This is a predicted structure of a 342-nucleotide part of an RNA (small-subunit ribosomal RNA, central domain) from Lutibacter citreus.
Its Rfam family is "Bacterial small subunit ribosomal RNA".
The sequence was found in a public genome assembly.
Context: one part of a larger RNA
RNA sequence: UUGGGUUUAAAGGGUCCGUAGGCGGACUAAUAAGUCAGGGGUGAAAUACUACAGCUUAACUGUGGAACUGCCUUUGAUACUGUUAGUCUUGAAUUAUAUGGAAGUAGAUAGAAUGUGUAGUGUAGCGGUGAAAUGCUUAGAGAUUACACAGAAUACCGAUUGCGAAGGCAGUCUACUACGUAUAUAUUGACGCUAAUGGACGAAAGCGUGGGGAGCGAACAGGAUUAGAUACCCUGGUAGUCCACGCCGUAAACGAUGGACACUAGUUGUUGGAUUUAUUCAGUGACUAAGCGAAAGUGAUAAGUGUCCCACCUGGGGAGUACGAACGCAAGUUUGAAACUC
Numbered sequence: 001u002u003g004g005g006u007u008u009a010a011a012g013g014g015u016c017c018g019u020a021g022g023c024g025g026a027c028u029a030a031u032a033a034g035u036c037a038g039g040g041g042u043g044a045a046a047u048a049c050u051a052c053a054g055c056u057u058a059a060c061u062g063u064g065g066a067a068c069u070g071c072c073u074u075u076g077a078u079a080c081u082g083u084u085a086g087u088c089u090u091g092a093a094u095u096a097u098a099u100g101g102a103a104g105u106a107g108a109u110a111g112a113a114u115g116u117g118u119a120g121u122g123u124a125g126c127g128g129u130g131a132a133a134u135g136c137u138u139a140g141a142g143a144u145u146a147c148a149c150a151g152a153a154u155a156c157c158g159a160u161u162g163c164g165a166a167g168g169c170a171g172u173c174u175a176c177u178a179c180g181u182a183u184a185u186a187u188u189g190a191c192g193c194u195a196a197u198g199g200a201c202g203a204a205a206g207c208g209u210g211g212g213g214a215g216c217g218a219a220c221a222g223g224a225u226u227a228g229a230u231a232c233c234c235u236g237g238u239a240g241u242c243c244a245c246g247c248c249g250u251a252a253a254c255g256a257u258g259g260a261c262a263c264u265a266g267u268u269g270u271u272g273g274a275u276u277u278a279u280u281c282a283g284u285g286a287c288u289a290a291g292c293g294a295a296a297g298u299g300a301u302a303a304g305u306g307u308c309c310c311a312c313c314u315g316g317g318g319a320g321u322a323c324g325a326a327c328g329c330a331a332g333u334u335u336g337a338a339a340c341u342c
Base pairs, nucleotide, nucleotide: 004313005312006311007296008295012310014201015200016199017198021194022193023192025088026087027086028085029084030083031082033081034080035077036076037075038074039073040072041071042070049065050064051063052062053061054060091191092188093187094186095184096183097182098181099180100179103177104176105175106174107173108172109171110154114150115149116148117147118146119145120144121143125136126135162169163168206247207246208245209244210243211242215241216240220236221235222234223233258309259308260307261306262305263304266287267286268285269284270283271282272281273280274279291298292297315342316341317340324335325334326333327332
């Protein structure tokens, strides 16, 4: 390499868009490139194979055959693939109607809580823990009442709920934008699937500049615990967490399960639509038949049966390291070995 694989043993790219490429619905006709059949030419000899023969045998040698799986040319075949021309509607898309949602962006706004400030009442504690102490407090704390301000997050509803390609998205309202589903079967007429390279998006943390800073809180300080305690617990607390713009590009980015299409028993919830209230379409759950699976399990949302395309794996360690290259302000990321060793 082939083969065999990729939920959990090594292995699905974080996600989508899309270029080349690969693959591709039904019917008719033409063509004859692939494909198939026949003929011709060539495919040096030796070697190798084989049938005989010659040295007493063998090695060795000779003669014949087959083979040389290939290439060129020619005559045909036309099912399939290709190409060309035409047609079709079921794939795909558009349109109309209805409808859905925590989908996105921007702006406005609400109440509870927390903290702080000011004022009133009021007096000796508060806070914290397993128990304490550090800490706060007679310069009047904690508690309570009123007013004001600030930032962040949105209780209940709330749910195997919903939406989004994934990351993710939750108070309310408005504007702008995107998307899904059902029904109609009106329009186009294969316009499709996948996707190397490439592009866009991409939690948290982190970085740059400028704001903001209530609570929480790496680092740090103190108090405890302990043999010690660079921890767990407590009191504080900086960066950060928040906003704008720009980077970073990684996660157990998980369903540890790539995408698309078709087919293969049922039962029962739930979300959205249609409806003739039988049902049906699209999602989302539970259980299960056949089958599959090493088993756990999976089972129409397949890990079943098949087709197409992409990505990835090939003993453990060394190592996601070294070197080189690309990207980045940096942190680092991507690509990614070998010696050696078991």